Molecule: FMN riboswitch aptamer (RFN element)
RNA sequence: GUUCGUCUUCAGGGGCAGGGUGAAAUUCCCGACCGGCGGUAACAGUCCGCGACCCGUGCUUGUGCGCGGUUGAGUAAGGUGUGAUUCCUUGACCGAUAGUUAAAGUCUAGAUAAAAGAAGAUGGGG
Numbered sequence: 001g002u003u004c005g006u007c008u009u010c011a012g013g014g015g016c017a018g019g020g021u022g023a024a025a026u027u028c029c030c031g032a033c034c035g036g037c038g039g040u041a042a043c044a045g046u047c048c049g050c051g052a053c054c055c056g057u058g059c060u061u062g063u064g065c066g067c068g069g070u071u072g073a074g075u076a077a078g079g080u081g082u083g084a085u086u087c088c089u090u091g092a093c094c095g096a097u098a099g100u101u102a103a104a105g106u107c108u109a110g111a112u113a114a115a116a117g118a119a120g121a122u123g124g125g126g
Stems, first nucleotide, its partner, number of pairs: 002125009018030003032106002034095002036050004045093002054069006075091005097109003
């Protein structure tokens, strides 16, 4: 160094400024702002895959574990380059569930949770 196991730590409350209507809205309207993890010939919310959320189901009853499934976005045009749907310029688009005096990516809640994974320690095998 490689592979298998065990353990520890870490791992999205990131984001409506300012204004309009109204009895009431950070939920509507103008406008503003945010972007989990791995991969990639080069840095990705939009490529490929994964997780979270949600649904079904089995075991079980501690509401926990296993299995299966669903799940968004035309990223467009131009530029640089050996190489970029990842960078630069202009423009476009997307965002779980429940709650709420009025409809939420941004408020509140499950969540001091879980997890894709990242780093480290340690033991075994070839």